RNAcentral holds the sequence, with entries from ENA, Greengenes and SILVA. Predicted 3D model of a 1495-nucleotide RNA (small-subunit ribosomal RNA) from an uncultured bacterium. Rfam family: Bacterial small subunit ribosomal RNA. Gene Ontology terms of the family: ribosome and structural constituent of ribosome.

[in-house]
RNA sequence: UUUGAUCCUGGCUCAGGACGAAAGCGGGCGGCGUGCUUAACACAUGCAAGUCGAACGAGACGAUUGAAAGCUUGCUUUUGAAAGUCGAGUGGCAAACGGGUGAGUAACGCGUAGACAACCUGCCGUAAAGAUGGGGACAACAGUCCGAAAGGACUGCUAAUACCGAAUGUUGUGGAACUUCCGCAUGGGAGCUCCACUAAAGAUGGCCUCUACUUGUAAGCUAUCGCUUUACGAUGGGUCUGCGUCUGAUUAGCCAGUUGGUGAGGUAACGGCCCACCAAAGCGACGAUCAGUAGCCGGCCUGAGAGGGUGAACGGCCACAUUGGGACUGAGACACGGCCCAGACUCCUACGGGAGGCAGCAGUGGGGGAUAUUGCACAAUGGAGGAAACCCUGAUGCAGCGACGCCGCGUGAGUGAAGAAGUAUUUCGGUAUGUAAAGCUCUAUCAGCAGGGAAGAAGAUGACGGUACCUGAGUAAGAAGCCCCGGCUAACUACGUGCCAGCAGCCGCGGUAAUACGUAGGGGGCAAGCGUUAUCCGGAUUUACUGGGUGUAAAGGGAGCGUAGACGGAUAAGCAAGUCUGAAGUGAAAGCCCGCGGCUUAACUGCGGGACUGCUUUGGAAACUGUAUAUCUGGAGUGUCGGAGAGGUAAGCGGAAUUCCCAGUGUAGCGGUGAAAUGCGUAGAUAUUGGGAAGAACACCGGUGGCGAAGGCGGCUUACUGGACGAUAACUGACGUUGAGGCUCGAAGGCGUGGGGAGCAAACAGGAUUAGAUACCCUGGUAGUCCACGCGGUAAACGAUGAAUACUAGGUGUUGGUGCCCGAAGGGCAUCGGUGCCGUCGCAAACGCAAUAAGUAUUCCACCUGGGGAGUACGUUCGCAAGAAUGAAACUCAAAGGAAUUGACGGGGACCCGCACAAGCAGUGGAGCAUGUGGUUUAAUUCGAAGCAACGCGAAGAACCUUACCAAGUCUUGACAUCCCUUCGAAUAACAAGCAAAGUUGUUAGCUCUUCGGAGCGAAGGAGACAGGUGGUGCAUGGUUGUCGUCAGCUCGUGUCGUGAGAUGUUGGGUUAAGUCCCGCAACGAGCGCAACCCUUAUUUCGUGUAGCCAGCAGAUAAAGCUGGGGACUCGCGAGAGACUGCCCGGGAUAACCGGGAGGAAGGUGGGGAUGACGUCAAAUCAUCAUGCCCCUUAUGAUUUGGGCAACACACGUGCUACAAUGGCGUAAACAAAGGGAGGCGAAGGAGCGAUCCGGAGCGAAUCCCAAAAAUAACGUCUCAGUUCGGACUGUAGUCUGCAACCCGACUACACGAAGCUGGAAUUGCUAGUAAUCGCAGAUCAGCAUGCUGCGGUGAAUACGUUCCCGGGUCUUGUACACACCGCCCGUCACACCAUGGGAGUCAGUAACGCCCGAAAUCGGUGACCUAACCGCAAGGAAGGAGCCGCUGAAGGCGGGACGGAUAACUGGGGUGAAGUCGUAACAAGGUAACCGUA
Repeated sequence: UUUGAUCCUGGCUCAGGACGAAAGCGGGCGGCGUGCUUAACACAUGCAAGUCGAACGAGACGAUUGAAAGCUUGCUUUUGAAAGUCGAGUGGCAAACGGGUGAGUAACGCGUAGACAACCUGCCGUAAAGAUGGGGACAACAGUCCGAAAGGACUGCUAAUACCGAAUGUUGUGGAACUUCCGCAUGGGAGCUCCACUAAAGAUGGCCUCUACUUGUAAGCUAUCGCUUUACGAUGGGUCUGCGUCUGAUUAGCCAGUUGGUGAGGUAACGGCCCACCAAAGCGACGAUCAGUAGCCGGCCUGAGAGGGUGAACGGCCACAUUGGGACUGAGACACGGCCCAGACUCCUACGGGAGGCAGCAGUGGGGGAUAUUGCACAAUGGAGGAAACCCUGAUGCAGCGACGCCGCGUGAGUGAAGAAGUAUUUCGGUAUGUAAAGCUCUAUCAGCAGGGAAGAAGAUGACGGUACCUGAGUAAGAAGCCCCGGCUAACUACGUGCCAGCAGCCGCGGUAAUACGUAGGGGGCAAGCGUUAUCCGGAUUUACUGGGUGUAAAGGGAGCGUAGACGGAUAAGCAAGUCUGAAGUGAAAGCCCGCGGCUUAACUGCGGGACUGCUUUGGAAACUGUAUAUCUGGAGUGUCGGAGAGGUAAGCGGAAUUCCCAGUGUAGCGGUGAAAUGCGUAGAUAUUGGGAAGAACACCGGUGGCGAAGGCGGCUUACUGGACGAUAACUGACGUUGAGGCUCGAAGGCGUGGGGAGCAAACAGGAUUAGAUACCCUGGUAGUCCACGCGGUAAACGAUGAAUACUAGGUGUUGGUGCCCGAAGGGCAUCGGUGCCGUCGCAAACGCAAUAAGUAUUCCACCUGGGGAGUACGUUCGCAAGAAUGAAACUCAAAGGAAUUGACGGGGACCCGCACAAGCAGUGGAGCAUGUGGUUUAAUUCGAAGCAACGCGAAGAACCUUACCAAGUCUUGACAUCCCUUCGAAUAACAAGCAAAGUUGUUAGCUCUUCGGAGCGAAGGAGACAGGUGGUGCAUGGUUGUCGUCAGCUCGUGUCGUGAGAUGUUGGGUUAAGUCCCGCAACGAGCGCAACCCUUAUUUCGUGUAGCCAGCAGAUAAAGCUGGGGACUCGCGAGAGACUGCCCGGGAUAACCGGGAGGAAGGUGGGGAUGACGUCAAAUCAUCAUGCCCCUUAUGAUUUGGGCAACACACGUGCUACAAUGGCGUAAACAAAGGGAGGCGAAGGAGCGAUCCGGAGCGAAUCCCAAAAAUAACGUCUCAGUUCGGACUGUAGUCUGCAACCCGACUACACGAAGCUGGAAUUGCUAGUAAUCGCAGAUCAGCAUGCUGCGGUGAAUACGUUCCCGGGUCUUGUACACACCGCCCGUCACACCAUGGGAGUCAGUAACGCCCGAAAUCGGUGACCUAACCGCAAGGAAGGAGCCGCUGAAGGCGGGACGGAUAACUGGGGUGAAGUCGUAACAAGGUAACCGUA
């Protein structure tokens, strides 16, 4: 990190540590370590194994010397002696160690513990004995010859510690017998007798006492080193055994020398190690064989541990040395720097033939992301040789290169506020960087310079190295970077960018205000490093031994029987395998842990201790497990008695119904559906009666009743048969539980063969429905369904819950038994078996489970480990087929999922309301016109509003203006605001020129105050700051508004419940217009809403009385409240009263409340208005206004004239007028309310047919005016017509407003007289002073209303009711929805990409097998040919060899199979993708409930 939120399951991801690492940026010093992980790829060059002259012969040189010759008399030549030096060769030892690598190997290879009575061991140690006497050669060398070379051949000479006989024989070996001792089997040790066989080498130094000869040597003696034999030891090896040691069963059978025996052979030694013969064994589910991978270990990394990973460096073992095979020599090899053969490769060549092997140290090429010097020295340690000196040693010690790792140190310390400058930011005040810097005072670790200078060395000898270390002088100088700053995760701002560029470990960020990209400032972390990448462990209890799960999240096998296995009741006494305990051995060193020590410290290292959890041997214990013995009855089983049951199989029987057939009656329809049609029927159907046939299924009883292991089982009877249960307690005596494989059973559908076929009914046909309808509906209808015998083996085969046993509160049904009691048609108590419901503890994520557990425990089996791909592919087994069983991977996603919560939604349910429907009245939709919108057109037709909730809306009024649009003209600090400088005195008015107008130009008239400096005001000019914008963004905003909706809702505090989201309250029973009130209730209260308070209207009282009123009194007029007066009335203003379910009756829980009544002007919120909860719609508005950001700045600003907003094929909305007689027209009469009026309303009077004009009284208005109200009533006329209805359109003539009525105003008069005769589908308003109808006024306004806002006049009809449509509210239910049904989502098709299966085949490979050929080589045979040593006088013999043959035998060739890989035309499905096509399968009753198996 899944969700709107929650809990859980579950995966993915991160923070930690490590590294032989790599690569990016950056890089001061030192110490200690470490450095081809890849191509066991190929290698130039140099070095890495030699040494011994005291084993030997020859040779060369030769200190020192003898002699001779020549003469140049101190030189040359010749020839001797000779210490010593050198080395080719013979000979000895070493070369089998040391060093490298990890290819092979899954093995006695390794680890660990043992065994060898089945073995070997050079050099070394100890001990014993010996070393006598001979012989013949071959190298070297010389000569000749062959060859390019490598090398070789022949002849001749020669020595030895080389080689060969002979002697001796302590001992040894072999054979034959005997004695004694011992052991774990075979057997072994010791002793004794006889026979046979078997050894040897000298060298050097010293001494001459004896012997020989010539001083002195030789012999001899002696010392040392060697030699031979033997025994023992030590060391090193060889072999055998127990245990442990990766993955795959989609590898289940393997093996012929295979397993064993006997006998020969072979080996140091056992052994099928090899051979002949005999037998047929041996291994394997405790995983043989096969395949893949891999050197093993001490250790190393990680981890709390258990574990997991790993096997660099250091150490032990093994294997290998270009590939394969082979032996030789030797104490030791089947031999890295030896040999032979074969293969590949490389090199040389005179082409005939030869040479080679860095996985030694350096180094080169190549491969690769990547890994160092062709260094110094044998000074130390160690090794080989040697008597030694010494020599050799790329072992080793050191140095070089690389921050590759670990460790240590430094890059300065103190003081220093004007909080400098700079930089970043800012609300412009400041803030941050920041005591940081500068400045002042100090210090010198490192590096650099100079001087001194080790230990390592035992007597000499130092590569490292003038190194470590010490001292001195002297300058803050030479020494800081990397990563990060959205959450996880410590650390934030500005600018740029604008789903672009980019970031990203996961979630995710970026579409104009990005703390997530890039840069900067600041900050955080680590630091000579830092971050990244790869890999491992951890976190991950995410394979769970420690330490998980399986009702619904992944997961219980469909069920039973049962094999192996695992586990198993009680008692007693044995044994000691497991177990526990003591002791001993071993567990190498290094490493790890602890302590102490050495390098200045640390890393590093020395010493001591611990540990090494293991294995082996041995002494002991006997509780538990095991084992063996004896016994028991409780588990289990048997017997006897008893009842219950759709348990199973087979046979027989029965009635109802359907269909069909026959016959009768009977006549026109039947059938079917939402409605129809197909279909059947006048050839007689349906209906009805009688008779018959056939098949299948068994109503009622019938029941969360019964039986069965599950699937499943239902009419009745009979036969056969299984199981469970109860009672009893006679018998057996643990006989039990579970159960991998195995076997059996196993619904429906399906398959095979043969029957059967009434009804039903896949496929199929027709009719409907539909946009389509391969469906749902209807009419038909075949397989099938039924029976018998086989096959198949699956289901949502479910209680989604494996089997068994024991234990753990209760209550209540039902079913089958049994016992006891009572007051007995019945009831009660107890108990065993089954089957349900509720529920405590407990469990559980919750839902829920709860003695029939999902509780507490034990035993055994099965299964799970993120979603998809996929129960797919391949392989195998089974099947007649369909198919079943087993069962992956690549790739892809960050989720998929469970339970519960709140909403929303449903073509779910219940209840309620509303002019929502219904009942009515009047309309709209049709006509003409007005007006708004769309569209179209246009230079422009400015912009906005868009379902309800845009469309007579913004606009309460576009001729200019408005005006934002278009065309043309003009201005640029600007039409408007503030600031600065200069000049002027303005401003303004008039006139003139020019112009479409504005701008422009010209003329005339024309300021105030003053201390005379100037100031105010104004104009012009100038420079910039700035103005200006109806330009963009309503998805950056404020404010305002619409809408749901005047709907009754929306919340909070405390408490309680729940793990939690949340719930409760607010639900329930009533009631209301209302969450209005009452009652009940784990709730109790409260808030915003409702109601009330406000305005108006209806009644009335009181007060007041002008400009209002006039009853009574008086006056007066033609008339009139006109006048005096008056307050009674109307009316105006103000203050009150009144209505509250208050009263009565009934209903209701006696409540709330409801119905009716009285009184009252008004009765149950009296009517109307204002008032709009939490919120929803990114609803509307940047063009009322305000405003962030962006954009324009001689223009997107300002201004002028003209045009446009008024266009016109058309479509829609809202209205007006009509279509007429409830009417039109004419005449003369009557009655309002509410408003407005000074640039105004405008009377009387006059003129005009009229609009209007003249006129001017009165009135800033309860006074005057607008002002006439109209419908209405009365009278007259028209008489049903496109009319005396209707008035559009048009013509002419006018009036008014206004600079101006052409585009484009209103009105008047006369004339003209269109459509229209009540309006399709559809749709609107209204429940009473309402609808309908009639006129009046006002705002805007110069003028312009059918619109809008108000006012009164006349004045209805209907509401049974809530089934339905629409909207809303409450409760409940389902949900895969939460952007919330305008939701979600499935499959085909088309396109792109990716991985993968099949595929005619093709290609390269691996390991075996069969046959052929057969090198080297061992062994065997032969050996006519050859041969020094011995025998022999000789001939010859003994012995040996070349050669040849045979077995085995590597590479190679041929062959058919197996296995895995690559590739392939074509083809199959799968995954992903912004968007596309077709439908709408699923989620709600998803509109045919969904799903599983099958065809």